[in-house]
Molecule: transfer RNA
Organism: Puniceicoccales bacterium
RNA sequence: GUGGUUGUAGCUCAGUUGGCAGAGCAUCGGAUUGUGGUUCCGAGGGUCGCCGGUUCAAGCCCGGUCUGCCACC
Numbered sequence: 001g002u003g004g005u006u007g008u009a010g011c012u013c014a015g016u017u018g019g020c021a022g023a024g025c026a027u028c029g030g031a032u033u034g035u036g037g038u039u040c041c042g043a044g045g046g047u048c049g050c051c052g053g054u055u056c057a058a059g060c061c062c063g064g065u066c067u068g069c070c071a072c073c
Stems, first nucleotide, its partner, number of pairs: 001072005007066001010025004019056001027043005049065005
């Protein structure tokens, strides 16, 4: 350089046919406990890599671009 693939919460990852962005762990608060842990209840946390397009509506479709990985040269 060429082709493929990946990017979503602090971390690991879901997200179906385009229709209110989610789970587990972690963090914070509460209950329980002599203390801590376990368990239970609740809460906070998101520019869906970035830019643009299509659409009434985009994490999802289209174009460009960046990053990691794989293959070829």